[in-house]
RNA sequence: CGAAAAUGGCAAACCGACCGCGAGGUCGGGACGCAAAGUCACGGGUCUCUUGUAGAUAGCCGGACUGCCGA
Numbered sequence: 001c002g003a004a005a006a007u008g009g010c011a012a013a014c015c016g017a018c019c020g021c022g023a024g025g026u027c028g029g030g031a032c033g034c035a036a037a038g039u040c041a042c043g044g045g046u047c048u049c050u051u052g053u054a055g056a057u058a059g060c061c062g063g064a065c066u067g068c069c070g071a
Base pairs, nucleotide, nucleotide: 001070002069009034010033014029015028016027017026018025019024032059038065039064040063042062043061044060045057046056047055048054049052
């Protein structure tokens, strides 16, 4: 750096169960997609509420760290 390669990996929406005031999360099913769709809430954005030195979102953008393969 990312292929008309290889091994694999992850899993949107939706459905079911459970947790949470909520955004949303966990487990199972399911695949829209993803070369970091691995991890981190550091900066920005968006969202929630009991409006705070609060919380959610990493599959919103940026950044940091780490990982498989090698045309």

c-di-GMP-I-GGC riboswitch aptamer from uncultured Aureliella sp., 71 nucleotides, folded computationally. The organism belongs to Aureliella, within Bacteria.